[in-house]
RNA sequence: GGGCUCAUGGUCUAGUGGUUAGGACGUUGCUUUCACAUAGCAAAGAUCGUCAGUUCAAUUCUGACUGGGCCCA
Numbered sequence: 001g002g003g004c005u006c007a008u009g010g011u012c013u014a015g016u017g018g019u020u021a022g023g024a025c026g027u028u029g030c031u032u033u034c035a036c037a038u039a040g041c042a043a044a045g046a047u048c049g050u051c052a053g054u055u056c057a058a059u060u061c062u063g064a065c066u067g068g069g070c071c072c073a
Stems, first nucleotide, its partner, number of pairs: 001072007010025004018056001027043005049065005
C1' cells in the first nucleotide's frame, strides 16, 4: 500500500428498511431470611462508532473517516 471482517445499555449479544431497539448477566429498590445466599416483583441504563448520501421512512442500504481483528504484498 491492497483486500476481507467487526463496531448496538457497564459486559456479552439478537434484530438487518416500517413506528416503544429485544434478551442474558450485572446495577438499584421492594418482598422473602435472625442474617447472607437463592427465589420473586419492579425500575434505571442505548440519540445502534463519526460525518455525509439514498429513501416517505435508515440500527439496517451506499460512500468517506476512526478504532479492533485477519489475510496478501

The prediction has a mean pLDDT of 82. Transfer RNA from an archaeon, 73 nucleotides, folded computationally. It matches the Rfam family "tRNA". Rfam classes the family as a transfer RNA.